[in-house]
């Protein structure tokens, strides 16, 4: 110095160009003497940054950042 991958809730990960969800974690209620399972109910997002196409963009196009693997 190329080339190919991945970046979305705190964590793992979803989601044909059309309402940002799910599981666990978090808070609170119920359940029980108590915890602990279990159910319910909520909060939690600048979809890595900027731009560009689109009536609409997480999604396609451009660039850049980071991580990861492969060639040199």
């Nucleotide at each position: 110095g190329g080339g190919c991958g991945a970046g979305u809730a705190g964590c793992u990960c979803a989601a044909u160009g059309g309402c940002a969800g799910a599981g666990c974690a978090c808070a609170c209620g119920g359940u029980u003497u108590a915890c602990a399972u279990c159910c319910g109910u909520g909060g939690g997002g600048u979809u890595a940054u900027a731009g560009g196409u689109u009536c609409g963009a997480a999604u396609c196009c451009u660039a850049u950042c980071u991580c990861g693997c492969c060639c040199a």